[in-house]
Molecule: SAM riboswitch aptamer (S box leader)
Organism: Gelidibacter salicanalis
Order: sequence, then C1' cells, then structure tokens
RNA sequence: GUGUUAUCAAGAAAGGCGGAGGGAUUAGACCCGAUGAAGCCUUAGCAACCCUCUAGCAAUGGAGAAGGUGCUAAAUUCUACUUAAUUGCUGAUUCAUUUAUCGGCUAAUUGGAUAGAUAACUA
Repeated sequence: GUGUUAUCAAGAAAGGCGGAGGGAUUAGACCCGAUGAAGCCUUAGCAACCCUCUAGCAAUGGAGAAGGUGCUAAAUUCUACUUAAUUGCUGAUUCAUUUAUCGGCUAAUUGGAUAGAUAACUA
C1' cells in the first nucleotide's frame, strides 16, 4: 500500500523526557493545552480482534488474559452528501373546516452513503 469481513454512544492514567501545539484530512463550529499540547519512554489499566480452554454437527455460547495488536477527554467531538423514513413549519390545488394530492425548507430525529480508525485475513 490493495481488497474482503467485523466493530466504532461502553470501558480504561500515572510518572519521566520534551516545550507549543492538539482533537485524521478540507471548511465551519466547539473543545483540550504553560495547572504543560504533539512526540518518545516506563509502569499501570481497559477491552477481548487474533489467541488459550471449554459446550456444540454447526451457527453460536461460556470462561480466561500468558502472548500479537489496539485503546486509555468529549459519539469516529459535532456538522457537511442523501432519489430514505417519521415529525415539524410552510406554499399551491382540492374539499369544506376535517381531509386528500403535489411541492418547498439554512428545521429536528432516525437510517443510509462517503471518509476515517482498529482487528483478522489477503493479490
């Protein structure tokens, strides 16, 4: 670096070095940061993808944490795209005070897509 599959609102921090940025990218918002950002190191922890044991024909379930990764502010911090759904507001027509049809929205919620992260496998 290519593709496939799965997951992404839960969980888990102290110390040392360092010295001004950081929250992936673009834009906006909002946060974190001299009471010390990024990065590196040590120790600790979380989780359970690979893994180990186990029940099972299998799907799948249960237990574990030595090892390989990962992670330890905020939902992947939020928004962006949508020919999707619901709701709200609203216009026109119909109807006659309720409805129905067709639209619009810089609106809300949910879903989906895109992008990204991580794991396992992989040309």